[in-house]
Formats: sequence, C1' cells, structure tokens
RNA sequence: GAGCCGGUAGCCUAGUCUGGAUAGGGCAACAGCCUUCUAAGCUGUAGGUCGCGGGUUCAAAUCCCGUCCGGCUCG
Repeated sequence: GAGCCGGUAGCCUAGUCUGGAUAGGGCAACAGCCUUCUAAGCUGUAGGUCGCGGGUUCAAAUCCCGUCCGGCUCG
C1' cells in the first nucleotide's frame, strides 16, 4: 500500500444480507419485596448521537461515499 471482518448502554451481545415506525437481550447499577443482616431469589426503574462526517429515501443500526480505531490475510 491492497483486500476482508469488526465498532450498538459501564461490560458482552442480537438485529445489517431483504430499510418500516418506542433499537431487543444477558450481566452490572439503583429501588422495592423476602431475610435477624448479607448473599441468593422475585418485581420494577434508569441508562443508547448504533465509531465519526456526508449522501440517498416518506423513512437508515441496516443502502452508498469518505474517514478513524481494532483484528486477520496478501504484497
């Protein structure tokens, strides 16, 4: 330098191929119940510019372009 894969909440992850209406799940956090207390268990709550910028579209996590970071391969 070229190609491929990945980046989504504090952490991990689904969804992307085939655009569709509040972006879902687990762990963690917080509150309540339970318990003599803690843990475990049960219930609930909050937390997201979907790496960043631009474009297409009525509508973009998803499609297109550029760019940053990480991994792998080739030279």
A computed fold for a 75-nucleotide RNA from a Candidatus Parvarchaeota archaeon, annotated as transfer RNA. Taxonomically the source falls in Candidatus Parvarchaeota (Archaea, Nanobdellati). It matches the Rfam family "tRNA". Rfam's curators write: Transfer RNA (tRNA) molecules are approximately 80 nucleotides in length. The family's RNA type in Rfam is transfer RNA.